[in-house]
Context: one part of a larger RNA
RNA sequence: GAUGAACGCUAGCGGCAGGCCUAACACAUGCAAGUCGAGGGGUAACGAUGUCUUCGGACAGUCGACGACCGGCGCACGGGUGAGUAACGCGUAUGUAAUCUACCUUUAACAGGAGGAUAGCCCCGAGAAAUCGGGAUUAAUACUCCAUAACAUCGUUUUACCGCAUGGUAUUUCGUAUCGAGCUUCGGCGGUAAAAGAUGAGUAUGCGUUCUAUUAGCUAGAUGGUGUGGUAACGGCACACCAUGGCAACGAUAGAUAGGGGCCCUGAGAGGGGGAUCCCCCACACUGGUACUGAGACACGGACCAGACUCCUACGGGAGGCAGCAGUGAGGAAUAUUGGUCAAUGGACGGAAGUCUGAACCAGCCAUGCCGCGUGCAGGAAGACUGCCCUAUGGGUUGUAAACUGCUUUUAUACAGGAAGAAACACUCCCACGUGUGGGGGCUUGACGGUACUGUAAGAAUAAGCAUCGGCUAACUCCGUGCCAGCAGCCGCGGUAAUACGGAGGAUCCAAGCGUUAUCC
Numbered sequence: 001g002a003u004g005a006a007c008g009c010u011a012g013c014g015g016c017a018g019g020c021c022u023a024a025c026a027c028a029u030g031c032a033a034g035u036c037g038a039g040g041g042g043u044a045a046c047g048a049u050g051u052c053u054u055c056g057g058a059c060a061g062u063c064g065a066c067g068a069c070c071g072g073c074g075c076a077c078g079g080g081u082g083a084g085u086a087a088c089g090c091g092u093a094u095g096u097a098a099u100c101u102a103c104c105u106u107u108a109a110c111a112g113g114a115g116g117a118u119a120g121c122c123c124c125g126a127g128a129a130a131u132c133g134g135g136a137u138u139a140a141u142a143c144u145c146c147a148u149a150a151c152a153u154c155g156u157u158u159u160a161c162c163g164c165a166u167g168g169u170a171u172u173u174c175g176u177a178u179c180g181a182g183c184u185u186c187g188g189c190g191g192u193a194a195a196a197g198a199u200g201a202g203u204a205u206g207c208g209u210u211c212u213a214u215u216a217g218c219u220a221g222a223u224g225g226u227g228u229g230g231u232a233a234c235g236g237c238a239c240a241c242c243a244u245g246g247c248a249a250c251g252a253u254a255g256a257u258a259g260g261g262g263c264c265c266u267g268a269g270a271g272g273g274g275g276a277u278c279c280c281c282c283a284c285a286c287u288g289g290u291a292c293u294g295a296g297a298c299a300c301g302g303a304c305c306a307g308a309c310u311c312c313u314a315c316g317g318g319a320g321g322c323a324g325c326a327g328u329g330a331g332g333a334a335u336a337u338u339g340g341u342c343a344a345u346g347g348a349c350g351g352a353a354g355u356c357u358g359a360a361c362c363a364g365c366c367a368u369g370c371c372g373c374g375u376g377c378a379g380g381a382a383g384a385c386u387g388c389c390c391u392a393u394g395g396g397u398u399g400u401a402a403a404c405u406g407c408u409u410u411u412a413u414a415c416a417g418g419a420a421g422a423a424a425c426a427c428u429c430c431c432a433c434g435u436g437u438g439g440g441g442g443c444u445u446g447a448c449g450g451u452a453c454u455g456u457a458a459g460a461a462u463a464a465g466c467a468u469c470g471g472c473u474a475a476c477u478c479c480g481u482g483c484c485a486g487c488a489g490c491c492g493c494g495g496u497a498a499u500a501c502g503g504a505g506g507a508u509c510c511a512a513g514c515g516u517u518a519u520c521c
Base pairs, nucleotide, nucleotide: 001520002519003518005517006516007515008514009513012373013372014371015370016369017368018366019365020331025329026328027327029326030325031324034073035072036071039070040069042066043065046064047063048062049060050059051058052057080284081283082282089209090208091207092206093205094204095203096202099201100200104197105196106195107194109192110191112146113145114144115143122135123134124133125132126131154175155174159170160169161168162167182189183188210256211255212254217247218246219245222244223243224242225241226240227239228238229237259281260280261279262278263274264273265272266271286307287306288305289304290303309320310319311318312317337363339362340361341360345359346357347356348355349354376407377406378405379404387397388396389395390394413457414456415455416454417453421448427442428441429440430439431438432437433436465510467508468507469506470491471490472489476505477504478503479502480501486493487492
């Protein structure tokens, strides 16, 4: 000098930031991922309308809407944590002629015909529950089949050019497998295959990346080859066969420790130390394993199995996973509210209105830090009183300090006014043309918040502590104590005049903080 700090004493305000470093310990409760009726059959609730009515109400998907269900998209993002990992994990530089990419953009094509189910609804049944079984019936942008076939697939044939080894690009002949879905307010929104882009991801390689030799040998899918399988893709990735290789004193193997980087602290620098907040990458989601779906996961709030733990049970069987946001217990020196809003920004779905969003934006708590402001200003000597000290009829100091006079009102208090953040979207009017896009006018929407800010009023009114004073180190005397009580970072103080202990007066430093402890330079 620094800190995600803690502890002691103290404390007026604001702005900006930060806030479980320990038990990746266990979790009550609420919320954190839904959305689309412009895909579908439909109608549980609500409202409208109509009909009937014994005036209680009943009926009708007809309309607005819409629970559950089928279907689509999303749930792989966003948010958390750092356990594991010494590794192509990360950083940096390259390759991919070994690859994939939903939504989005561009280009140029196509959309003909047919079919069988199933949830829901209805009926019946089993079970304490979770849930499950049977029958009948029904729809789709759900599912299946046929046709059509381009520059896309595979095999075959020809030519040209190029490269970095396998090879790549373009061209050509013949054969060959594979596609689709409709809705509509008629404006559109979608569907299928293909090419390219953008974005995202996979994978390979050079170099760099902690300590221990009181760890010296390690290795059997191990190293390589051939073949097959698998993958989006290369590859012992897996398998069959064959060979016996491969790594290591330039540190293999083993052990210990650890997420990596941008950055942060210190330092003139070189270095040394760290990896909180913010950003990028990685890994994980009670522990271990496995795959399914999907463009993408081997998936935090999905599935299955095993285990530990907790809970329900009618004992037959079931349910759960806060390292999401709050919150609880435990651990600990120690770390916050079971708050508000989707107004803005962003995300998912939707044509849109909109819905959802503990992302986000705000508010609450904490001097945890940084920065700013204040606790008055000017005058005022009888140098007042008190206190303290001395060489004591006197003087010094506290001290311009107080009283007293004048001034100011930041801040606090009261009252009044009161934002920006809103650009947009949507609605409505107008204009332009390329007729669904753009531009302009109007109107509407603010959690924070009656907040920030501004004005007025009265009045010094509402506001100072902490540590130290032997040397290092700025600041000295008296009293008490008497190697006691105690102090102490080091040297060292204390045994009768202690500037070093305790108190007082005075002084010094910093200041809403000051000291101590811990850690790093």
This is a predicted structure of a 521-nucleotide part of an RNA (small-subunit ribosomal RNA, 5' domain) from an uncultured prokaryote.
RNAcentral holds the full RNA, with entries from ENA.
Its Rfam family is "Bacterial small subunit ribosomal RNA".